Source information
Large-subunit ribosomal RNA, domain I from Desulfamplus sp., 552 nucleotides, folded computationally. Taxonomically the source falls in Desulfamplus (Bacteria, Pseudomonadati, Thermodesulfobacteriota, Desulfobacterales). The RNAcentral record of the full RNA draws on ENA. The coordinates come from a structure-prediction model, not an experiment, and the mean pLDDT is 85. Rfam family: Bacterial large subunit ribosomal RNA. Gene Ontology terms of the family: structural constituent of ribosome and ribosome.

[in-house]
Context: one part of a larger RNA
This record gives sequence, C1' cells and structure tokens, in this order.
RNA sequence: GGCAAACGGUGGAUGCCUAGGUGCCAGGAGGCGAAGAAAGACGUGGAAAGCUGCGAUAAGCUUCGGGGAGCUGCUAAACAGGUGUUGAGCCGGAGAUUUCUGAAUGGGGGAACCCGUCAUGGUUAAUGCUAUGACAUCGAUGCAUGAAUAAAUAGUGUAUUGAGGCGAACGCGGGGAACUGAAACAUCUUAGUACCCGCAGGAAAAGAAAGUAAAAACGAUUUUCCAAGUAGCGGCGAGCGAAAGGGAAAGAGCCCAAACCAUUUACUUCCGAGUGAAUGGGGUUGUAGGACCGUCGAUAAAAAGUCAUAAUUUAAUAUUCGAAUGAACUGGAAAGUUCAGUCAAAGAAGGUGAAAGCCCUGUAGGAGAAAUUAAAUUAGAUUAAAGACGGCACCUGAGUAGGACGGGACACGAGGAACCCUGUCUGAAUCUGGGAGGACCAUCUUCCAAGGCUAAAUACUACCUGGCAACCGAUAGUGAACAAGUACCGUGAGGGAAAGGUGAAAAGCACCCCUGUUAGGGGAGUGAAAUAGUACCUGAAACCGUUUGCUU
Repeated sequence: GGCAAACGGUGGAUGCCUAGGUGCCAGGAGGCGAAGAAAGACGUGGAAAGCUGCGAUAAGCUUCGGGGAGCUGCUAAACAGGUGUUGAGCCGGAGAUUUCUGAAUGGGGGAACCCGUCAUGGUUAAUGCUAUGACAUCGAUGCAUGAAUAAAUAGUGUAUUGAGGCGAACGCGGGGAACUGAAACAUCUUAGUACCCGCAGGAAAAGAAAGUAAAAACGAUUUUCCAAGUAGCGGCGAGCGAAAGGGAAAGAGCCCAAACCAUUUACUUCCGAGUGAAUGGGGUUGUAGGACCGUCGAUAAAAAGUCAUAAUUUAAUAUUCGAAUGAACUGGAAAGUUCAGUCAAAGAAGGUGAAAGCCCUGUAGGAGAAAUUAAAUUAGAUUAAAGACGGCACCUGAGUAGGACGGGACACGAGGAACCCUGUCUGAAUCUGGGAGGACCAUCUUCCAAGGCUAAAUACUACCUGGCAACCGAUAGUGAACAAGUACCGUGAGGGAAAGGUGAAAAGCACCCCUGUUAGGGGAGUGAAAUAGUACCUGAAACCGUUUGCUU
C1' cells in the first nucleotide's frame, strides 16, 4: 500500500409526519373613497429588535350583549409593576379617538417635509407663540356683478351640489399587432387574440319586429342541447364555418316625439292674428294607430314603480344544551389484548404518553341576540295605465331611407352579394305611404326604420363562511409551511433565494473532573430511549478514519 470484517466520523438521501399549498363545490358578498380610500411613513410596551395590534385617548377608550376565572398578544422563558366575581382578559354589535404621507384638495415639494391667509379662542405689556375651523380644481344649477359696445354677451364673484383615486376576474365600447399555420410566401391564418385606452355594473350587453318564414305559420331578448362540422366561405390551399327549425332554462312588457288643447314668456304687429321657447294635458300603433268632429258606453280594478313607514317571519354577525365504560394483562404510557357492559336522529373528524362511538373537543339533533344588517311577506301611503261605431284626411321620428365611390361588418375573402355600419358626394316618399322576403322585376306575403326604458334565465371570484379531493408532502406543493415578496442583487424598471421535525412531558443534564477555554469531552443525574443533548426523529451513498485478520 491492497483486500476483508467490525466500529466510528462526515453528509443529509430515504421513510414517517404537517403547521402550508393546489384544484374544485355551495352559500354569502360583489365594492372602498373628500365623513379622506387602497397603500404606506413615523410612532405606540416597565425593559422592546422583528411580527401583530393600535394612533399623541396609540398591544388601546366608551357602551350594549355573550362568557365565567384568571389576565397583562407572538418569537419568548423569567423579572418588575398592575388588574379581575363591584365580572377582568377573551368573543360579538354599536360608537369615540384615528399623527404624517397618499386622489391629497390652502401654497410649495426631492411622498411621509417646508411655508401660509382668514375667522374665533388661549396667552403676552407688546411683537410673537399657540388651539380649532375654513381656504384646490373641474362640471351642473341658482344668485349677484359685469368689458371692448347702446341693449346684451364673454368674463368675474358667490351659494348649493356632484366628480376626482383604488380594486382580482367577468362586461360593453374606441384602437389594434407579430411570431405562428399555410411544411417557402404575399390574399388568407394566428385574431379582432395579445396589448393600450374609455366607461360601467353586481352582473354587463341585448331586448318588445321596418323580425323569421313560405301557401302553413310563428311572435322581444339572453343562455343551452340538437340541427352540424351540415349549408356555405376559401391562393376552393391552410383553414373558416352559420341560420331557419325542434328540445330545454327563464319569461314581462312599456314610455316618449308629433297631430290637438291650455298656460307662461320672447319676438313681431295699427288691431286681430302669427312665430319661437318652456311647462302641463293628450297620445304611442301595422288584420294600421292616434288627433279632431259626432254618437254610444264605462267609474272599476290596480305595478316588475316609489317609501329614513309599521309589523311579522327567516337569516347573518357572539354563543349554548348535547347519549353511552369499567376491570385485569403487557408496556414508560392503553386508546392494544382479554373479560364483562353500554349509547346511537350521535360509528364525521381531530386530540389525548401506541390503535378510543362511550376520556376531551366535537358529531346527529335542539336552543339563542341588548345592538346592527339583509331578505321575504303582510299592512299602510303614493303615483301611472280603460272602450265601441261613423265621419274627416290633421299627425305618425329627414340631411333620414335610398344612390354613387371607398372601407368595415355579416360563417360569406367583391363574388350573382342581398341585409347591417359609414368617410366623401348626393338625396326621397308621407298611408292612394314606406321597408323586407340573399342581384333585379312582377305577383304575393310580412313588417312599420330614421327616439327611449326594461327584471329573469347567462359570465366572473380579489373577499367572507363551510365543505370536498384515486391533488402535493419540504429539490414536492404557491416564489414564500420558517423574520417572504423577506435577505440579497440592480441607478432604475425589475430580479429574487436558502431555510420544517429533541421528547409524551424540558423532566433542556444539579454536582464533580479534564482543559488556556463561556470550546469540547468524561462521570453523575433525567428519560422508555441521550448513538433522542437543542450542530437534536430516521440517518443511505460519495468521502475520511480506527481496530483486527490476510497479503505485497
């Protein structure tokens, strides 16, 4: 030096575990904000670094309920000082306080800082200091004032009121890619996707036919299953891709403009009239309807509306009652085994020194609210909406419909291309009217544009509560089970870790010894175990040793 065995060191794999995650379901809630949000800075404890809570009333103040013996949050044990059956701490409801920054809003500013004006107090001999409140901008409305410029208007001032910012996805609208696919690439596709912007709601959007159909009819919208990967579109390539109709969920219909009437007001006018504006009545549709004139008839019921109304019920935000087991044995420990019982509207689950229906928390099933909130119902109040016949020919949404050119959007790429939207140029009709039925025409059918509102069925989940899982189990699962968006890196935008486990219980090794030693170790002691000693469960391998044997 090699080989082998035994015993160690190092190391932290593996096994077991879970405090944390992941995905989903149900219910709730679906917003917060100038009454100052979200997010922060700085403070705040007897001592106080971080976290949590809170705000100069600062781990808290008041009050109303619950609860019932200790409490003084966590890392984190102890000390000191307090406090509590005159009911604390703790849990829930309501309130008070709530520095500074931040939309940040008196002005400024390099966020958490600096500097003011006015009013009313305090203080001072006075300057001054100090407390409280107000003082941003934009919009709407009212009032006052008021230029060039006579009336007026612009402007100015003031009062009231609203907005502003934040927030996960879902929604609607305005803009809008490319990689990619086409095995290249340009039309096309990716895709109206990603992304940017605006706006809103608990949902949004859509919505009561100028619809769909086809000789029969249906009757707003939305979502879904089928129709159907069909009809079609398509360098007829890649690909894109309906609708009618049928089944289901849900179900709800309405209001203006105009004609006509009235009032007020402005303008005009010799008067009468006329025109415009505002307000009220009237009126709302297609087998046309309405106004007006005439005739007849009717007086009733009542909403999907509104309400700081009332009552009741239910629910939420604390809680509370809740059955039934003992012994022996093994063991450190009984929940294990044996024997003998018992409850069950409860044998879900978790914990307890191993594996418990009956030990604990619970579970099934019941009970409960001073206060606040939500929903439903009922009652009350309040407001809207009715019809027939005849005549008359007044009204029924205009730079609109339509056309041309250019685009877009429709499953439909200009195509035979309707329908829908519109940048430019044009431009009707008026119920004997007009649109549509996929060029266009006739016949026929059907509907009534150019104004508006509208629950439900549908989409989503940052947040709260409860639950589930042939989901993970510490290189996994969130980046984060731990001081985690922390440490650290970067001027910045931004990037972004590692790190879990003693034991049933700290019983966390009194005391003695070795030593330079608060290092480490040997005894002793605790414990079932200390090769469980806080570098702590298990403790693989690489790697490093010690002893013994064999061998060169």